[in-house]
């Protein structure tokens, strides 16, 4: 105690009055009596069952019900009541009969009775009196909305009472009336939650008459008669729920709520019932039913904390079984008191709101210690410690209140407070630091472990976890959570919207309903203004006070209503009358028009049918086939039959509400525009509901049926093809009669109306104008297009046909999925249509522009992209990388283009980074410092594979500081260990592609555009021209270098034309030449002609060595791909430190079933072989490159002139050329593999090197899919040269020699560039995305059915109890009667009507639950 109105132990919450009565008991005095033990009496004070009053109906509690005249507000009562109190009038005369306490019998365990005897009263009757007061008849003013009421007369009737206290006065009390205050009862306008997926509800029901009942009205109740009454302004049903003052929040308007105080209502375990009484249908009284729980001797009893503590139970949660009646209030009592768990007050919880503290100056050396560091220092920080001070609170001691009126009394309480004394003493936590949001670092941790309001952190550098340090908030709190309002104009009344974001209903008629031209009056409901009442109090604001402050409190004022009376205004609105015409409507004249319906008719075409002609083919498609045709098709030609649809005319033309509507003719027949301006006068405008039309498609019944044709077949198409594509074809489309009611029924724009610059078409009319008649103008209604200003939109756009400014109605919309769903209701034959949820789940879905990216989208345009060629790859063998696999290890990396003959310009050892094995630990190498030593090295000698150890020789130079060394110690050193996704730098690639940005200005809200986009033109954003742009800038270009012509300088080592010479530019000689290498010059669309916009530019030419960039290379825009590289280097962080670091010696990087990739080298006669003879350019050369001669078949060897190089060498070029041989074959192609013998490098060719004779002679006859180079001195073939190198080149750079073929062209593959388009895509198409299926978890719906709760009818039975009635039983009072009896009243009993818990049946709503 928000939850269990769940169940309660215990104690307690309501008594009171002896001055209303009678015994009773206890004391005190007194007095009589006495056996002195008492006892009788009076008197006084207490106790105290019982009769009697009065309380008990308040006051406390709780919110089950209750959606209600329950509240809360106004009023009303003429339909009523009112104990106790106040005023006021008159009375309180006389008189009886019982009964409890109590005594006695008696029943019962108990509770709790019976019989009988006795008694008192303010209990209880009866007579009198009647001031009044009731009734009853008969009258009478006036009031009032209205009389029946009041008031008033007369007459008749009925009706009162009680004593107590005091010596007394007197005083409390009774009766009876009539007012009065209070306090109620009833009545009544207005307000009051949610659901229409609740739409009709109702039989005492509505109303009438009469009667009962009550303190009064009322179908409140019978009875009889009528047939009514609510209901869309929400009636019945459901569901929730006490209402109001108020409180919380909010700027207001709202919105949520109803804890504490206050009024008011219901309730008191659950249903029912009355009784007592002024007043209950009564919490702490009674009956009776029921459930529970207790006691019992089992027969029969007791009890009701939603009263104050408390307990048990639920639950996240709520306290003490305290003190006082001291105050304040209640009952009672003449009082004195007595009672009060109401109420004061203390206890318990920081639950809340308000106050105080936890100190205060000084005080750097900025200690210590922490944490951080770029090693300087920063910071924790004046913080601390030290020094002085203070004393709120603390702790001791002492004094001590107000709450109490005139006295006495204080639960609180020895509380507040005051004074002394003591001492910084007794007192700080919590949440955050990634943005919102105010504050950062370190270190752990690795998508783990956690954090999270939302966004999002965490995957080895986390300011976002966690620990620390620091810091920032609040502060005796502070943080979570949950709720409620704000924020949210995001349900909008204030205050929103609906072309495209949710969002106009398909259309139209129209009833309610809602709004309505102009003018005059009238009235005064609405409406405004004044005045008046109420609108309780507290709260809430504002002033002034009380507690030290405040918080709380007192005064005082103010605010609050769709309230009620009155007065008055009268512009508007209603109303009521009266006029009006411009709104609507009509008349009377003309006009267009696929407006609808019915009926007829007509020609074109397709199909079929009959005939004729005439023959092999026809249809069809991207190409086919299936289909059709020799049983004569298509083709063509005559006849005929049938059903549908109506070319041309045909137009963003016309007409209709929309749906729709198209050939002619005829008839019915709506409805629109134009003129005249005659008549009617607000007849109008929208429109929930209703009604009616309502493409297609479908359904019924009946017809009809040529085309085309869902579905079905067949044939292609395909990976399949349930499809596009053919060839067939049923429903159906058509007609009639009925249904369905939907469509991107779309202008995604509701309907009427009013205003708002303009331009241009076009239909129908009508004036003017003009014409022979038009036409073309011009004005002007109607319609129906395009542009467009203002405005108006998020933007797009719209813009007199508004989405632009108003009125006036109506429909709808509130995040997205679920869900154009599900239950249920209407409808409908069905299919289905309306209407129209929720549970779960997402953080978005969505509109519109915007930049890019992309597109089996469009334009321009590039580029060995393709294409035309011309040679290869891919088959072969081999070299050479990679994949794999192996392995002690095959070191790492590189992975589409842009890894794979790459890092590697060259792994036998070394390289090297990997294995195994031996070693070393300040270390191979470096830089301090310190201590000890000495040379040290060098050489030998042992043992080793070596690295190394271990001995022995031999012992330095100083300026004395040292330097050079060896050991040891400590700082460090080393790492090809990880992270290239932590970096620089350097590289690749898109690409040598024409691109890529800025400043100012301009548009745009804004992302953004413009500039940069057009029109030409270029290789090019390269010019040029145009342009809201004008400039820039990086990039193109250009300058740079080789090359090609030419000049000038200069001639050795180069060169030789001319003299001379010689084997020979050998030498004299010369420097024309070439040729070297320095400087110039040459080219610039500069000229000519055309084309072009007079431009740019392009064509053609002429000159020129070269022409439109000559050729060739460097040169590489803002970017991109976390591309590549921590193994070149350098560098965060991380890890290894007798080892992940060092040295050695061996292996291994060289492996081999296999796959790829880049390559030689060949398959042969454009060849091969062999002699034979031409032509180069670039290179290199001193630990070098060698000549010439000699040796060997060769490789090589000797050899050693020359040469630091235009001098000498390398160095033979080769392919070409002649000539000869071979004749197509696995060959005189091809040259692997293998066996032998060599050479040469080197410390060392075993794994592992080149080469060279000798012999061996594999595979291979031109290569499938597929791919690659390359546009000219280019491909293609031919050899020479360097780098690296000790040697090792089919590679890699470069080098010249011979030397093509083709290009229509830009359709297509592939990259790119501009400009445009579409996107639902931005990690950007290698995107996004969609459904099934399969496993698993929720949520929902569906279900044969099972259970539950609330209710509805319909019967059954029916306590207790009121009321009728009955009353043969019992019966003190009164009346008759001498009496006996006897009447009148009364009571048990009985019966009856209602009727509550209960039973039966059969219904409805709702909740749980289920195979499936």
């Nucleotide at each position: 105690c928000u939850u269990a109105a769940u169940a309660c132990a215990u104690g307690u919450a309501a008594g009171u009055c002896g001055a209303a009565c009678g015994a009773g008991g206890a004391g005190u005095u007194u007095u009589g009596c006495u056996u002195c033990g008492g006892u009788a009496a009076a008197u006084c004070u207490c106790c105290g069952a019982g009769u009697g009053g009065c309380g008990a109906a308040c006051g406390g509690g709780u919110g089950a019900g209750u959606a209600a005249c329950g509240c809360g507000u106004u009023g009303g009562u003429g339909a009523c009541c009112u104990g106790c109190c106040c005023c006021g009038a008159a009375g309180u005369g006389g008189g009886g009969g019982a009964u409890a306490a109590c005594g006695g019998c008696u029943c019962g365990a108990a509770a709790g009775g019976g019989c009988u005897g006795c008694u008192a009263a303010u209990a209880c009757c009866c007579c009198a009196u009647g001031u009044g007061g009731u009734c009853g008849u008969a009258g009478a003013u006036g009031u009032u909305a209205g009389a029946u009421a009041c008031u008033u007369u007369a007459c008749g009737u009925c009706u009162a009472a009680a004593g107590g206290a005091g010596u007394a006065a007197u005083u409390c009390g009774c009766u009876u009336c009539g007012g009065g205050a209070u306090g109620g009862g009833c009545c009544u306008g207005c307000g009051u939650c949610c659901c229409a997926u609740c739409a009709g509800c109702u039989a005492g029901u509505u109303g009438g008459u009469a009667g009962g009942g009550u303190a009064a009205u009322g179908g409140c109740c019978u009875a009889c008669c009528a047939a009514g009454g609510c209901g869309a302004c929400g009636a019945c049903g459901g569901g929730u729920a006490g209402g109001g003052g108020g409180c919380c929040u909010c700027a207001g308007a709202g919105g949520g709520u109803g804890a504490c105080c206050c009024c008011c209502c219901a309730c008191a375990u659950u249903g029912g019932c009355a009784c007592u009484g002024a007043a209950a249908c009564a919490c702490g009284g009674g009956c009776c039913a029921a459930a529970c729980a207790c006691c019992u001797a089992c027969g029969g009893g007791u009890g009701g904390c939603a009263g104050c503590a408390g307990u048990a139970g639920g639950g996240a949660a709520u306290a003490u079984u305290g003190c006082a009646c001291a105050a304040u209030g209640a009952g009672c009592g003449a009082a004195a008191g007595c009672u009060u768990g109401a109420u004061g007050c203390a206890g318990c919880a920081a639950c809340g709101c308000c106050g105080c503290g936890u100190g205060c100056g000084c005080g750097a050396u900025g200690a210590c210690g922490g944490c951080c560091u770029u090693c300087g220092g920063g910071u924790u920080g004046u913080a601390a410690a030290g020094c002085g001070c203070u004393u709120u609170u603390c702790g001791g001691g002492g004094a001590g209140a107000u709450g109490a009126g005139g006295a006495a009394g204080g639960a609180c309480a020895g509380u507040a407070u005051c004074c002394c004394c003591g001492g910084a003493a007794u007192a700080a936590g919590u949440c955050u630091c990634g943005g919102c949001u105010a504050a950062c670092u370190a270190c752990g941790u690795g998508c783990c472990a956690g954090c999270a309001g939302c966004c999002g952190c965490g995957g080895u550098a986390a300011c976002a976890c966690g620990u620390a340090g620091g810091a920032g908030g609040c502060a005796a709190g502070c943080g979570u959570u949950a709720u409620c309002c704000g924020a949210a104009u995001u349900u909008a009344c204030u205050g929103g919207g609906c072309g495209u974001a949710a969002a106009g209903c398909g259309c139209g008629u129209g009833c309610a309903g809602g709004c309505g031209g102009u003018u005059c009056g009238g009235u005064a409901a609405g409406u405004u203004g004044g005045a008046u009442g109420u609108g309780a109090a507290a709260u809430c604001u504002c002033c002034c006070g009380g507690c030290u402050c405040a918080a709380c409190u007192g005064g005082g004022a103010g605010g609050g209503g769709a309230c009620g009376u009155u007065c008055a205004a009268u512009a508007c609105u209603g109303u009521c009358g009266g006029a009006c015409u411009u709104g609507a409507g009509g008349a009377c004249g003309a006009u267009a028009g696929a407006g609808g319906g019915a009926g007829g008719u007509g020609g074109a075409a397709u199909u079929c049918c009959c005939g004729g002609u005439g023959u092999a083919g026809u249809g069809g498609u991207g190409a086919a086939a299936u289909g059709c045709g020799u049983a004569g098709a298509u083709a063509u030609c005559g006849g005929g039959a049938g059903g549908a649809a109506c070319a041309c005319c045909a137009g963003u033309g016309g007409c209709g509400a929309a749906a729709g509507a198209g050939g002619c003719c005829u008839c019915c027949u709506g409805g629109a525009u134009c003129g005249u301006u005659c008549c009617u006068g607000a007849c109008g405008c929208u429109c929930a509901g209703a009604c009616g039309c309502g493409a297609a498609a479908g359904c019924u019944a009946g017809g009809g049926g040529a085309g085309c044709g869902a579905a079905c077949g067949g044939g292609a198409u395909u990976a399949g093809a349930a499809a596009c594509c053919c060839c067939g074809g049923u429903a159906g489309u058509c007609c009639u009669a009925g249904c369905c009611g939907u469509a991107a029924a779309c202008g995604a724009u509701g309907u009427a109306g009013a205003c708002u610059u303009g331009g241009u078409g076009u239909u129908g009319g009508u004036g003017g104008g003009g014409u022979a008649a038009a036409a073309u103008c011009c004005a002007u209604c109607a319609g129906u297009g395009c542009c467009g200003a203002a405005g108006c939109u998020a933007a797009c756009g719209c813009g007199a046909u508004a989405a632009g400014u108003c009125u006036a109605c109506c429909g709808c919309c509130u995040g997205g999925g679920g869900a154009c769903u599900a239950c249920g209701g209407u409808c409908g034959c069905a299919a289905g249509a309306u209407u129209a949820a929720a549970a779960c789940u997402c953080a978005a879905a969505g509109g519109a522009a915007u930049u890019g990216a992309c597109g089996g989208g469009g334009g321009c345009c590039c580029g060995c992209a393709c294409a035309a060629g011309c040679g290869g790859u891919g088959g072969a063998g081999c070299a050479u990388g990679u994949g794999g696999u192996u392995u002690a290890a095959u070191u790492c990396g590189a992975u589409g283009c842009a890894a794979c003959g790459c890092g590697c310009a060259g792994a036998a050892c070394c390289u090297u980074a990997c294995c195994c094995g031996g070693g070393c630990u300040u270390g191979a190498a470096a830089u301090c410092a310190c201590c000890c030593g000495g040379a040290c090295a060098a050489u030998c000698g042992u043992g080793g594979a070596a690295a190394c150890a271990c001995g022995g020789u031999c012992u330095c130079c100083u300026u004395c500081g040292g330097g050079c060394u060896g050991g040891g110690u400590g700082a460090c050193a080393g790492g090809u260990g990880c992270u290239g996704c932590a970096u620089g730098g350097c590289u690749g690639u898109c690409g040598u592609c024409a691109g890529c940005u800025c400043g100012u200005g301009u548009c745009g809200u804004g992302a953004g555009a413009u500039g940069u986009u057009g029109g030409g033109u270029u290789a090019a954003g390269u010019c040029c021209c145009g342009c809201a742009a004008c400039g820039a800038g990086c990039g193109c270009a250009a300058c740079c270098c080789c090359u090609g012509c030419c000049u000038c300088u200069a001639g050795u080592u180069g060169c030789c034309a001319u003299c001379a010479u010689u084997a020979a530019g050998u030498u004299g000689g010369g420097c024309a030449c070439u040729c070297u290498a320095a400087a110039g010059g040459g080219a610039c669309u500069g000229c000519c002609g055309g084309u072009g916009u007079u431009a740019a530019a392009c064509c053609g030419g002429a000159g020129g060595a070269a022409g439109g960039u000559g050729g060739g290379g460097a040169u590489g825009a803002c970017g991109u791909c976390a591309a590549g590289u921590c193994c070149u280097c350098a560098u965060g962080g991380c890890c290894c430190u007798u080892a992940u670091g060092u040295c050695c010696a061996g292996g291994g990087c060289u492996a081999c079933a296999c796959a790829c990739g880049u390559g030689c080298u060949a398959c042969a006669a454009u060849g091969g072989g062999c002699c034979g003879c031409a032509c180069a350019a670039a290179g290199g050369g001193c630990u070098g490159c060698a000549a010439a001669c000699c040796c060997g078949c060769a490789a090589g060897g000797a050899g050693g002139a020359g040469c630091u190089a235009a001098u000498c060498c390398c160095a033979a070029a080769a392919a070409a050329c002649g000539g000869c041989c071979c004749u197509c074959a696995g060959u005189u192609c091809g040259g692997a593999u293998u066996g032998g013998a060599g050479u040469c490098u080197g410390c060392a060719a075993c794994u592992c090197g080149a080469c060279u004779c000798c012999a061996u002679g594999a595979a291979g006859u031109u290569g499938g899919a597929a791919u690659c180079g390359c546009u000219a001195g280019u491909a293609a073939u031919c050899g020479c040269g360097g780098a690296u190198c000790a040697g090792c080149a089919c590679g890699c750079c470069g080098c010249g020699g011979u030397g093509a073929a083709u290009a229509c062209g830009u359709u297509c593959c592939c990259g790119g560039g501009c400009c445009u388009u579409g996107u639902a895509c931005a990690c950007a198409c290698c995107g996004c995305c969609c459904g099934u299926c399969a496993c698993a978890c929720c949520a929902c719906g569906a279900a044969a059915g099972c259970u539950g709760a609330c209710u509805g009818c319909a019967c059954c039975a029916g306590a207790a109890g009121u009321c009728a009635u009955u009353g043969a039983g019992c019966u003190a009072a009164c009346c008759c009667g001498c009496a006996a009896g006897g009447g009148a009243g009364g009571c048990a009993g009985g019966u009856g009507c209602c009727u509550a818990a209960g039973g039966u049946g059969u219904g409805g709503u709702u909740a749980g639950u289920a195979a499936u």